[in-house]
Molecule: Glycine riboswitch aptamer
């Protein structure tokens, strides 16, 4: 000097499944009952019920794979054994509005190797 292969960093694209249901809590809205004050409306307090909105390592059912994980394999390599191996399967974890993560890809920047 070129260009490949790994690894990191950075940017910017990146999907999937129920913002379900019940329950607890919290505010708001109506509503019935009690008591206190008032001359009346009216003004604070408290109890029960509906409805509606958020939160919850809470409960149940349902669903997703592209983060971990673990199986199987074409295949690699090996006398044998061992052993590596998917974006495939399974879903233990995790997630299922938005956000977040997040495989892969594009493009800087560093290190290690390869070639000349």
């Nucleotide at each position: 000097a070129a260009u490949g292969a790994c690894g990191a960093u950075g940017c910017g694209g990146g999907a999937g499944a129920g913002c379900c249901c019940a329950g607890a809590u919290a505010g708001g809205u109506c509503u019935u009952g009690g008591a206190c004050u008032u001359g009346c409306a009216g003004g604070a307090c408290u109890u029960g019920g509906a409805c509606u909105u958020g939160u919850c390592a809470u409960g149940g059912c349902g669903c997703c794979g592209a983060c971990g994980g673990a199986g199987c394999a074409a295949c690699c390599a090996c006398c044998c054994c061992c052993g590596g191996a998917a974006a495939c399967u399974c879903u233990c974890a995790g997630g299922c509005a938005c956000a977040a993560u997040c495989a892969c890809c594009g493009c800087u920047u560093c290190g290690u190797u390869u070639u000349g």